[in-house]
């Protein structure tokens, strides 16, 4: 210098004019008017996770269901953050990415294949018996059948019961042994721990888990939650008064009259509705403001617009700058 990796910061600033919401002050009966203050983001987004708060349900416990699952620390908690462990994958590297409880019980292992976990299709070997060869029996060789042993060789498959060598055997086999791989246990050392190094010893039935087991967590609904105050009209309930000696109602502007016939009037009063307040925030609730123009400055564009609050995660996006590191080339 070029290319790359990781982390962080930033998301213009100032002035003037006009306009909008909210708050305060002055004026005014009120409206209005004037002055001052204040007014979106790093993600306000998606509404994915957790909480707080609130209402409902619920004696307590269990099953079922759902989620989480290596270790340490942080955190109210989290499908959260930081640091680390082991295995796999990508990259020359910096680095990135992914997985992680257990394996006793239970379940599954497509297709292919004889067999997918107590495996015999081919194959190897033994015994019995039969046939053939050469004249016969034994023996030998080949073939058919029956009974049994064998996981070595072949083939199938993602995966076939650890690899390789030697011994061993009728043939074989961790059957035995050496070396190695894997897994468990014990011990020394290192580490808070996951775990690692080394030594000893044991093992041979693999892999996977929505379904099996273990541990932890989880009731439902969300601020249009919910709480408080509270008209008009109707009215539960209570009291007083009037009422079949006719209250009251209909016809009616009023009186008479006719008709109906048991409640009516007043006062108190609970719940609930309209409405208001609160929940509600150093922007903020009301169908809901946060804008425009000009000038200076700058690299200042993009994604984007609060709606109850808090902590995370994820997603969208414009440059610029800072720190650490890696690779290659050149120069010193």
């Nucleotide at each position: 210098a070029a290319g790359g990796c990781g982390g962080g910061a930033u998301u213009u600033u100032c002035u003037g004019c006009c306009g909008c919401g909210c708050c305060g002050g002055c004026u005014c009966u009120u409206u209005u008017g004037c002055c001052g203050g204040u007014g979106a983001g790093g993600a306000a987004a998606g509404u994915c996770c957790g909480g707080a708060c609130a209402g409902g349900a619920a004696a307590g416990g269990g099953c079922a269901c759902u989620c989480u699952g290596c270790u340490g620390c942080g955190g109210a908690a989290a499908g959260c953050g930081c640091a680390g462990a082991u295995g796999g994958g990508a990259g020359u590297a910096a680095u990135c990415u992914u997985a992680u409880g257990u394996a006793g019980c239970c379940g599954u292992a497509a297709c292919a294949g004889a067999a997918a976990a107590c495996a015999a299709c081919u194959g190897c070997c033994u015994g019995c018996c039969c046939c053939a060869g050469a004249a016969u029996c034994u023996a030998c060789u080949g073939g058919a059948g029956c009974a049994g042993g064998c996981g070595a060789g072949g083939g199938u498959g993602a995966a076939a019961a650890c690899g390789c060598g030697a011994g061993g055997u009728a043939a074989g086999a961790g059957c035995u042994c050496a070396c190695g791989a894997c897994g468990g246990a014990u011990g020394u050392c290192a580490g808070c721990g996951a775990u690692g190094c080394c030594a000893u010893u044991c093992g041979g039935g693999u892999a996977c888990g929505g379904u099996a087991c273990c541990a932890g967590a989880g009731c439902c609904u969300g601020c249009a939650a919910g709480a408080c105050c509270a008209a008009a009209u109707a009215u539960a309930c209570u009291g007083a008064c009037a009422g079949a000696u006719g209250a009251g109602g209909g016809c009616u502007g009023c009186c008479c009259g006719c008709c109906c016939g048991a409640u009516g009037u007043c006062a108190g009063g609970g719940g609930g509705u309209a409405g208001g307040u609160u929940g509600c925030g150093c922007a903020g609730a009301u169908a809901a403001a946060u804008g425009g123009c000009a000038g200076a400055u700058c690299a200042a564009c993009a994604c984007a617009g609060a709606a109850a609050c808090c902590g995370g995660c994820u997603u969208a996006c414009u440059u610029u700058c800072c720190c650490g590191c890696c690779u290659u080339u050149u120069u010193u």